[in-house]
The RNA shown here (transfer RNA) has 70 nucleotides and comes from uncultured Palleronia sp. Rfam family: tRNA. It is annotated as a transfer RNA.
């Protein structure tokens, strides 16, 4: 100096307008039974603080961590 940091994972999120989406995993149908399909909940202080702003996951300042570079 550059990037990443958003549910257990893995990743989305247009220019600020109030967070999704697949696996997982619960629940329920099906089946003798498991899987498989199918259908429903739920599940987030968006790495930490601070600032701006009517409003921040997104801008700006700062500190972690992890990653490449020099």
């Nucleotide at each position: 100096c550059g990037g990443u940091g958003u549910a257990g994972c893995u990743c989305a999120g247009c220019u600020g307008g109030u967070a999704g989406a697949g696996c997982a995993g619960c629940g329920g149908u099906u089946u003798u039974g498991u899987a498989a399909a199918c259908c429903g909940a739920a599940g987030g202080u968006c790495g930490g603080g601070g600032g701006u702003u009517c409003g921040a996951a997104c801008c700006c300042c700062u500190c972690c961590a992890c990653c490449g570079g020099c």
The prediction has a mean pLDDT of 81.